Description
The RNA shown here (Glycine riboswitch aptamer) has 85 nucleotides and comes from an Acidimicrobiia bacterium. Its mean pLDDT, the model's own confidence on a scale to 100, is 83.

C1' cells in the first nucleotide's frame, strides 16, 4: 500500500408467538416464541483431575406475543485499525 476478515456509519430487506379481566400506557392470571443479549455442549485439542472448545442447535435468565420501537441475518454503503501479500 494493503484483498479477503474484524469492528463501524447510513439505507433497504426481515420471522415467530395469544386469550381473559381490569385499563391510554401499563397491570394480574395462564398459555406461547425465539433471530438483541446471556447460559449450555458434540466432535476435536492439551499440561488428561479437569480445562479449551461452534451454531441459526438446546435452554428461555432477558427479552418477545395489534401497531410502533427492536430484530439474529442478508444486500449496498461510510469510516477505522491492520494481518497476509
Nucleotide at each position: 500500500u494493503g484483498a479477503c476478515g474484524c469492528c463501524u456509519u447510513g439505507c433497504g430487506g426481515g420471522a415467530g408467538a395469544g386469550c381473559c379481566g381490569a385499563u391510554c400506557a401499563u397491570c394480574g392470571g395462564c398459555g406461547c416464541c425465539g433471530a438483541a443479549g446471556g447460559a449450555g455442549c458434540a466432535a476435536c485439542c492439551g499440561c488428561c483431575c479437569c480445562g479449551g472448545g461452534a451454531a441459526u442447535c438446546u435452554c428461555u435468565c432477558a427479552g418477545g406475543c395489534a401497531a410502533a420501537c427492536g430484530g439474529a441475518c442478508c444486500g449496498c454503503u461510510u469510516g477505522g485499525a491492520a494481518c497476509a501479500g